[in-house]
């Protein structure tokens, strides 16, 4: 240097045609319970890496560029 996957909520991940951003786990709140744990109910949290480029419209397509994994080559 090149290659391939990946980057989506505090974590761990979905997201199948390009057309309303979700899931558990955690967080806070009510209920329950003498209390707590557990359970059930809601609540809140998002520049979908970053720029830009297509589109009527982008997490999703394209170039760039940042990182994170593996891999491949050069030199010595």
């Nucleotide at each position: 240097g090149c290659c391939u996957u990946c980057g989506u909520a505090g974590c761990u991940c979905a997201g199948u045609u390009g057309g309303a951003a979700g899931a558990g786990c955690a967080a806070c709140g009510c209920a329950u319970u003498c209390g707590u744990a557990a359970u059930g109910c809601g609540u809140a949290g998002g520049u979908c890496g970053u720029c830009g480029g297509u589109u009527c419209g982008a997490a999703u397509c394209c170039g760039a560029c940042c990182g994170a994994a593996g891999g491949c080559u050069c030199c010595a």

Record summary: Transfer RNA from a Dehalococcoidia bacterium, 76 nucleotides, folded computationally. The source organism's lineage runs through Bacteria, Bacillati, Chloroflexota and Dehalococcoidia. The prediction has a mean pLDDT of 80. Its Rfam family is "tRNA". By type it is a transfer RNA. About the family: Transfer RNA (tRNA) molecules are approximately 80 nucleotides in length. Their secondary structure includes four short double-helical elements and three loops (D, anti-codon, and T loops).